A computed fold for a 170-nucleotide RNA from Streptomyces fungicidicus, annotated as c-di-AMP riboswitch aptamer (ydaO/yuaA leader). The model forms 92% of the base pairs in the Rfam consensus. The organism belongs to Streptomyces, within Bacteria. Its Rfam family is "c-di-AMP riboswitch aptamer (ydaO/yuaA leader)". Its family is annotated with cyclic-di-AMP binding and regulation of gene expression in the Gene Ontology. The prediction has a mean pLDDT of 76. RNAcentral holds the sequence, with entries from Rfam and Ribocentre.
Formats: sequence, structure tokens, C1' cells
RNA sequence: UCGCGUAAUGCGCCGUAGGCAGGAGCGGGGGACCCAAGGUAAGCGCCGAGUCCGGGCAGUUGACGCCGGAUCCGGCUUGGGGUGAAGCCGUGUCCCGGGAGGGGCGCGGCCGGGCAACUCAACCGGCCCGAACCCGACAGCUCACCUCGCAGGCGUCGGUGAGGGGAUCC
Repeated sequence: UCGCGUAAUGCGCCGUAGGCAGGAGCGGGGGACCCAAGGUAAGCGCCGAGUCCGGGCAGUUGACGCCGGAUCCGGCUUGGGGUGAAGCCGUGUCCCGGGAGGGGCGCGGCCGGGCAACUCAACCGGCCCGAACCCGACAGCUCACCUCGCAGGCGUCGGUGAGGGGAUCC
């Protein structure tokens, strides 16, 4: 410099790196009616503080601490949800836990994603991948509206099919 997966792309400004509530484009999340789902005694985890109510030591009054509940505030992540292809089931082993269960490593099956160099991806064979992160008890869809992102990685197998473009000749 060209190209590939991807929303991951240009432009402008300041700049050494890099940055910007700048602007365009692209992509994602939250969020009504209607609809869907659910079925009114369904569901609402854990830790800590405050307030209120009740219990109780406690026989008449009776505070603090204690126990239970409601409400509210802060925190957590084995509930739940989101980005993404990155999930489901079974199984071996180890760890955590009182248990329910959860997690790490490995194996097998199913499923999903990528590899086509003009485009597409229906067929055959082959190869690789199935990570990471976020929200915080909360989220169906969704107008208005609100909000976030444009990181990073790579140089990519063979046959066949359909379409497009070009060169040469008549």
C1' cells in the first nucleotide's frame, strides 16, 4: 500500500504520542398504546446502615442491645438480562459448598461462526474457532424519547455451480 472477518467507515479540529459532548454514516441497548406472554394467595437472592411497626428479657413505667416484618439507602453476584458465532447435552477428574448447586481442566455428540481475492454461496472434500466483557434483583415487543459503540485481529484450502465484467477473433 492492497485486501479479509466485523457495526468497526470517512471528514474536521488540536496535537509528539494521542485526544475531541465536533460533524456525517453505520451498529447496539433501554423505553408506551396495541399485541404477545402470564394468571391475581405467582415471583421478588445475599451482606451492611438508617427509619417505622411488632415481639421479647419483663410482674406497673421502661431505654440500649436482641429477634421478626415493612420501607429506604449503599454494596455483591451461583437469579435474571445484554454485546458477540462463541451455545446445548452427556461424561471423566479436581476444587468450592451443610445441601441444592456452582466452577476449572479434558473427552464425545449435536449445533453455531470463519476460510471462495469480481459477486453470490446451493453442492462435495478439507482446515480453524466456539473467547472475552458488561448490567446489577431489573429489562417481551415497542412510537416519541434516552443512551452506548465504531476496539481489535488477520494475509484465508481444493473441486463444482449461477451471475457480472474484460480481452481477442468473426